[in-house]
A computed fold for a 73-nucleotide RNA from a Clostridiales bacterium, annotated as transfer RNA. Its Rfam family is "tRNA". Rfam classes the family as a transfer RNA. The coordinates come from a structure-prediction model, not an experiment, and the mean pLDDT is 81. Taxonomically the source falls in Eubacteriales (Bacteria, Bacillati, Bacillota, Clostridia). The sequence was found in a public genome assembly.
RNA sequence: AUCCUUGUGGCGGAACGGCAGACGCAGACGGCUCAGAACCGUAAAGUUGGAGGUUCGAAUCCUCUCAGGGAUA
Numbered sequence: 001a002u003c004c005u006u007g008u009g010g011c012g013g014a015a016c017g018g019c020a021g022a023c024g025c026a027g028a029c030g031g032c033u034c035a036g037a038a039c040c041g042u043a044a045a046g047u048u049g050g051a052g053g054u055u056c057g058a059a060u061c062c063u064c065u066c067a068g069g070g071a072u073a
Base pairs, nucleotide, nucleotide: 001072002071003070004069005068006067007066010025011024012023018056028042029041030040031039049065050064051063052062053061
């Protein structure tokens, strides 16, 4: 330098271009208990790495760019 790949809540991890971005763990609150653990219930938390573009509609497609990993030179 070129090419490939990954990037989504605090963590892991889903999501044929379409409804509300699941689910699990952790944390919060409540229940249960003499008190805890376990168990049960509830709610919250994401500008989907960033910026543009295409589209009626983008996490998803295109371009540029940032970061991690890999291949070639």